[in-house]
Record summary
c-di-GMP-I-GGC riboswitch aptamer from uncultured Cellulomonas sp., 75 nucleotides, folded computationally. Model confidence (mean pLDDT): 90 of 100. Lineage of the source: Bacteria > Bacillati > Actinomycetes > Cellulomonadaceae > Cellulomonas. The model forms 100% of the base pairs in the Rfam consensus.

């Protein structure tokens, strides 16, 4: 550094609901748990999506890349 268990602690939290901001996608908070070993973080590239179509915006739990991290069994 790399790798991920019939480990141990723990941790996030889809859909759906309720509020709530937004023209919208979607953001937020509470509820819930599909599920993640980076389901932390970042819009850099490709893609979905949106809308007032612009050097707009939004989605990292889409795919690639950055960057930081809990354990530590086997490779």
């Nucleotide at each position: 550094c790399a790798c991920g268990a019939c480990a141990a602690a723990g941790g996030c939290a889809a859909a759906c609901c309720c509020g709530u901001c937004g023209c919208g996608a979607g953001g937020c908070g509470g509820g819930g748990a599909c599920g993640c070993a980076a389901a932390g973080c970042c819009a850099u590239g490709g893609g979905g999506c949106c809308c007032c179509u612009g050097c707009g915006g939004u989605c990292a739990g889409c795919c690639a890349g950055g960057c930081c991290a809990c354990c530590g069994a086997a490779c």